[in-house]
Context: one part of a larger RNA
RNA sequence: UGCUGGCCGCCUGAGGGGAAGGUCCGCUCAGUACGAGAGGAACGGCGGGCCGCGGCCUCUAGUCUACCGGCCGUCUGACAAGGCGAGCCGGGCAGCCACGCCGCAAGGGAUAACCGCUGAAAGCAUCUAAGCGGGAAGCCCUCCCCGAGACGAGGCGGCCGCUCUUGGCCGUGGAGCUCGGCGACGGGCUCUGUGGCCAAGACGAGGGCUCCCGUAGAAGACGGGGUUGAUGGGGCGGCAGUGUAAGCGCCGAGGGUUUCCGAGGCGCGAGCUGGCCGCUCCCAAUAGCCCGAGUGCG
Numbered sequence: 001u002g003c004u005g006g007c008c009g010c011c012u013g014a015g016g017g018g019a020a021g022g023u024c025c026g027c028u029c030a031g032u033a034c035g036a037g038a039g040g041a042a043c044g045g046c047g048g049g050c051c052g053c054g055g056c057c058u059c060u061a062g063u064c065u066a067c068c069g070g071c072c073g074u075c076u077g078a079c080a081a082g083g084c085g086a087g088c089c090g091g092g093c094a095g096c097c098a099c100g101c102c103g104c105a106a107g108g109g110a111u112a113a114c115c116g117c118u119g120a121a122a123g124c125a126u127c128u129a130a131g132c133g134g135g136a137a138g139c140c141c142u143c144c145c146c147g148a149g150a151c152g153a154g155g156c157g158g159c160c161g162c163u164c165u166u167g168g169c170c171g172u173g174g175a176g177c178u179c180g181g182c183g184a185c186g187g188g189c190u191c192u193g194u195g196g197c198c199a200a201g202a203c204g205a206g207g208g209c210u211c212c213c214g215u216a217g218a219a220g221a222c223g224g225g226g227u228u229g230a231u232g233g234g235g236c237g238g239c240a241g242u243g244u245a246a247g248c249g250c251c252g253a254g255g256g257u258u259u260c261c262g263a264g265g266c267g268c269g270a271g272c273u274g275g276c277c278g279c280u281c282c283c284a285a286u287a288g289c290c291c292g293a294g295u296g297c298g
Stems, first nucleotide, its partner, number of pairs: 001149001005160007015146004021051008034039001052104005060098001062096002067091005072085005093275001107141003114134004163202018203294001206291004211225004231284003234280005239274004247268005254261002
């Protein structure tokens, strides 16, 4: 910008994309058919391997610069504790992953070469001339993704709208007053009704901005939430990872020696942490701004 009012949700599927498949083996059929024997199938059925493609993280494995523990140097420190070095080492959730798991199956339709049925031209014959079947890893569906700008612009459901106010311009009625003219008539002012166009404002389904975020993400986009709220943070609980903190008690090499110090060991006791799952308005999503159809037909 279009789709002929505006908008929200859900679809249809024209059309487009994909390679999503490739290959091999075993068992059975069957020591059967066949063959004098030697030998030795197939159709069909079942199971599996490898390669490739796509997806996933329950299991297994890897990683895990969130995390926990042990040790080293150094610094702070009375002890405890802590800082720096992905320091080294042992573990390790989520996440990410392959070496792990799942799928790539089955079917239908029309055909190719080819094989047929019926069958004339041409009393026969002939798959073909009319007609009717069968028949591929190939083709079209079936599977996955995009998809109504599919201008043939689709469908279904739902929501909103068919206005209001002010001003200007143009038109068209009514009433009153008044001016000019002998007159037919022409003009002015005030009030009031009505139509069109333009401008501004209001209302308004919905949308956007903004804000809190994410299983989404380069930016846009996408998805969730915004107090009528559990969206993120915090707190608490669960679960999970480390592996038993601090403190207390006992033992204790050795040192000192009047009651003391003490590497280390044992016992009671955990502690720390979490990108996970919940609960809880404590904190932050406050307050707000902008756009937005109002037309046509009868």
Molecule: large-subunit ribosomal RNA, domain VI
Organism: marine eukaryotic metagenome